[in-house]
The part of an RNA shown here (small-subunit ribosomal RNA, central domain) has 349 nucleotides and comes from a metagenome. Model confidence (mean pLDDT): 85 of 100. RNAcentral holds the full RNA, with entries from SILVA.

Context: one part of a larger RNA
RNA sequence: UUGGGCGUAAAGAGUGCGUAGGCGGUUUUGUAAGUUAGAUGUUAAAGGCAUGGGCUUAACUCAUGUAUGCGUCUAAAACUGCAUAACUAGAGGACAGGAGAGGAAAGCGGAACUCACAGUGUAGCGGUGAAAUGCGUAGAUAUUGUGAGGAACACCGGUGGCGAAGGCGGCUUUCUGGACUGUAUCUGACGCUGAGGCACGAAAGCGUGGGGAGCAAACAGGAUUAGAUACCCUGGUAGUCCACGCCGUAAACGAUGGUCACUAGGUGUAGGGGGUAUCGAUCCCCUCUGUGCCGUAGUUAACGCGUUAAGUGACCCGCCUGGGAAGUACGGCCGCAAGGCUAAAACUC
Numbered sequence: 001u002u003g004g005g006c007g008u009a010a011a012g013a014g015u016g017c018g019u020a021g022g023c024g025g026u027u028u029u030g031u032a033a034g035u036u037a038g039a040u041g042u043u044a045a046a047g048g049c050a051u052g053g054g055c056u057u058a059a060c061u062c063a064u065g066u067a068u069g070c071g072u073c074u075a076a077a078a079c080u081g082c083a084u085a086a087c088u089a090g091a092g093g094a095c096a097g098g099a100g101a102g103g104a105a106a107g108c109g110g111a112a113c114u115c116a117c118a119g120u121g122u123a124g125c126g127g128u129g130a131a132a133u134g135c136g137u138a139g140a141u142a143u144u145g146u147g148a149g150g151a152a153c154a155c156c157g158g159u160g161g162c163g164a165a166g167g168c169g170g171c172u173u174u175c176u177g178g179a180c181u182g183u184a185u186c187u188g189a190c191g192c193u194g195a196g197g198c199a200c201g202a203a204a205g206c207g208u209g210g211g212g213a214g215c216a217a218a219c220a221g222g223a224u225u226a227g228a229u230a231c232c233c234u235g236g237u238a239g240u241c242c243a244c245g246c247c248g249u250a251a252a253c254g255a256u257g258g259u260c261a262c263u264a265g266g267u268g269u270a271g272g273g274g275g276u277a278u279c280g281a282u283c284c285c286c287u288c289u290g291u292g293c294c295g296u297a298g299u300u301a302a303c304g305c306g307u308u309a310a311g312u313g314a315c316c317c318g319c320c321u322g323g324g325a326a327g328u329a330c331g332g333c334c335g336c337a338a339g340g341c342u343a344a345a346a347c348u349c
Base pairs, nucleotide, nucleotide: 004320005319006318007303008302012317014200015199016198017197021193022192023191025087026086027085029083030082031081033080034079035076036075037074038073039072040071041070042069048066049065050064051063052062053061054060090190091187092186093185094183095182096181097180102176103175104174105173106172107171108170109153113149114148115147116146117145118144119143120142124135125134161168162167205246206245207244208243209242210241214240215239219235220234221233222232257316258315259314260313261312262311265294266293267292268291269290270289271288272287273286274285275284277282298305299304322349323348324347331342332341333340334339
């Protein structure tokens, strides 16, 4: 390379937007690049292949024919391409609705906590398996009142909702993105994917300036222990919070790339729409979108998956190719650094 694969064996990029490219709905007419058919030229000789001949056979050798490719001409017009005219089932817009922790900013609230001040009050408190370190007669713990501060939002809360992913949860206001349902009014293939590229991207970490209640790497002390650089306890600094700027990684997981179509059902739940019964509440039926469970066919090495596919097909991208050395070295690019991305080999089993 061909082939075979990527939930768990090696393998889906963390996620999106999108350039080139690849692929692409229905119908008309044209064209004839691809495609198909025929003719013809060329394809040196030898070699190969087929048929036949010559050395007794074979090897060897001779003759004839031929291969696939390329050029030219003629023809066909189904399919692909190109051009043309149209369509509405894909896609998008309009209008009408309801749902949502989607994002950003500002303001507000209560519980808890710590601290400060004041009152009551007295000898303990705290902590553990048991203790001790620690706090407390300079009045702690407990309790009441007042004040300050920072961070997080109990109940509702739900295999509930929203978001591309990361993620998002007190309340109000402002600004703002997306999805869903219904009508079938408009555009008329405007689509799908996406190498590079760009943007977003938990936590930790970094820079500058703030902030600092609680928690808490490091660190100190007390225990435990043979030891205990731990687990337990008392403290405690970075950090955790905010603003701006970096970093760009995670078991960034559904360990499952995106889009479209097709292929039994049952049952829960969230958001819409329609119908039927009914005075009505409400119940039942149908349907669209999401989110769970069970399961048929099928599939799978098995586990399992099973209309939210890991089933059956189509298109596009990414990735894998024995273990270790190694996601390392070197080089390059990026970063303030930490490091990230790209990515081997010797050797060894």